This is a predicted complex of two RNAs, RNase P RNA and transfer RNA, with 436 nucleotides together. Rfam match: Bacterial RNase P class A.
RNA sequence: GAAGGUCGCCGGGCAGUCGCGCGUCGCAAGACGUGAGGAAAGUCCGGGCUUCACGGGGCAGCGUGCAGGAUAACGUCCUGUCGGGGCAACUCGAAGGAAAGUGCCACAGAAACAAACCACCGUGGCCGGUUCGCCGCUCACGGUAAGGGUGAAAUCGUGAGGUAAGAGCUCACGGAGCGUCGCGGUGACGCGCGCUCGGGUAAACCCCACGCGAAGCAAGAUCGCUCGACUCGUCCUUCGGGACCGGACGGCCCGUCCGAACGAGCUACGUCGCAUCGAGGCGAACGGUAACGUGCGCCCCAGAUAGAUGGCUGCCGCCGCGCGAGCGGUACAGAAUCCGGCUUACAGGCGGCCUUCGCAC
RNA sequence: GGCGACGUAGCCAAGUGGUAAGGCAGAGCUCUGCAAAAGCUCCAUUCCCCAGUUCGAUUCUGGGCGUCGCCUCCA
Numbered sequence: 001g002a003a004g005g006u007c008g009c010c011g012g013g014c015a016g017u018c019g020c021g022c023g024u025c026g027c028a029a030g031a032c033g034u035g036a037g038g039a040a041a042g043u044c045c046g047g048g049c050u051u052c053a054c055g056g057g058g059c060a061g062c063g064u065g066c067a068g069g070a071u072a073a074c075g076u077c078c079u080g081u082c083g084g085g086g087c088a089a090c091u092c093g094a095a096g097g098a099a100a101g102u103g104c105c106a107c108a109g110a111a112a113c114a115a116a117c118c119a120c121c122g123u124g125g126c127c128g129g130u131u132c133g134c135c136g137c138u139c140a141c142g143g144u145a146a147g148g149g150u151g152a153a154a155u156c157g158u159g160a161g162g163u164a165a166g167a168g169c170u171c172a173c174g175g176a177g178c179g180u181c182g183c184g185g186u187g188a189c190g191c192g193c194g195c196u197c198g199g200g201u202a203a204a205c206c207c208c209a210c211g212c213g214a215a216g217c218a219a220g221a222u223c224g225c226u227c228g229a230c231u232c233g234u235c236c237u238u239c240g241g242g243a244c245c246g247g248a249c250g251g252c253c254c255g256u257c258c259g260a261a262c263g264a265g266c267u268a269c270g271u272c273g274c275a276u277c278g279a280g281g282c283g284a285a286c287g288g289u290a291a292c293g294u295g296c297g298c299c300c301c302a303g304a305u306a307g308a309u310g311g312c313u314g315c316c317g318c319c320g321c322g323c324g325a326g327c328g329g330u331a332c333a334g335a336a337u338c339c340g341g342c343u344u345a346c347a348g349g350c351g352g353c354c355u356u357c358g359c360a361c
Numbered sequence: 362g363g364c365g366a367c368g369u370a371g372c373c374a375a376g377u378g379g380u381a382a383g384g385c386a387g388a389g390c391u392c393u394g395c396a397a398a399a400g401c402u403c404c405a406u407u408c409c410c411c412a413g414u415u416c417g418a419u420u421c422u423g424g425g426c427g428u429c430g431c432c433u434c435c436a
Base pairs, nucleotide, nucleotide: 001357002356003355004354005353006352007351008350009349010348012316013315014314015313016312017311018310020035021034022033023032024031025030037332041343042342044341045340046339047338048337049216050215051214052213056254057253058252059251061212062211063210064209065208066080067079068078069077070076081095082093083092084091085090096207097206101205102204103201104200105199114155117148118147119144120143121142122141123140124139125138127136128135129134156174157173158172159171160170161169175197176196177195178194179193181192182191183190184189220272221271222270230265231264232263233262234243235242236241245259246258247257248256280299281298282297283296285294286293287292317330318329319328320327321326362432363431364430365429366428367427368426371385372384373383379416387403388402389401390400391399409425410424411423412422413421
């Protein structure tokens, strides 16, 4: 210098002016302070919090899936193992079980998990030929998964030996699975030894292990107010009214008991939850490979009426076009109970460390 | 804000691992003197999009986009 990898950060600045929400002060006019994000998004996971349930019986349902650790918890993160990619730095992986059982594997193909269509070989029979060694055709009974052909997939792959022909039948190299085995490791696993070679599919049912009570701040709580008003609809009726439901009992079923006209539309709502304080932020120290933890110091930081957080002007920055004056553009997006993650969107820019190659010393 | 369902032709829609039914609309033909009706034929190749699992995806899994519905707290 070129090409790459990885981690982290910023994502306009200043001034003027006109406005908006919230808080404090003020009798008031007003003054002062403060006011979006790395994703506030999708609502995909996990928790805090709240109410209900856990006070009958039965059945389900959902999630996760290599190991160890971190954490309030997780499907997240860290460190490792195994497998794929890359020369490397590094990176990707829904990564238990198909040798418990069931299902499925279209078309093609003989056969899709149990197989002989063609083929190869053996034995026996008929017929034909014969140089009398045997050969050919065909039939029957067997052996063979090596070859052909079909297919996404056909019985571990390649080579050699072996055989009537063949076959892990044997051997070499390689692969896969299993083990009351040995050594190392907390473990996943690695190395060795022994045995075996049984198609795929579990993002099909399922099995194994572990975990999950349900709903969600429009949850809920509460002083006051109104404690309701109006309109409409279906069925039954003894014309009084009742049912079309609800609760105990969270999803479904059974069973028992209790309460009650039901359903729809329209209108109306204060305070707390909730914005002081939190698994909070920043700084440096210590422990740990790391995620992270521990103690110390400093700071207080949006908030609702489902509603504010903005507009304009000037200068500067950045990008594009233009010889130039200048012109145009400046991303994705926007809190609603609060946190920890994941995922998705994002113009442009900055920094640290690492790898490979080239050049110079 | 929270919770749930759906997306298949211009419209309504069936199908839920193996070449995507049906109806309306549209086009062509037959029939007719011309029409209507009727009959026949045609019309999906990104089954909303992107990845993955599988031999194979409309269907299964993950992510994205869009549409619709329910809940506005006390009685």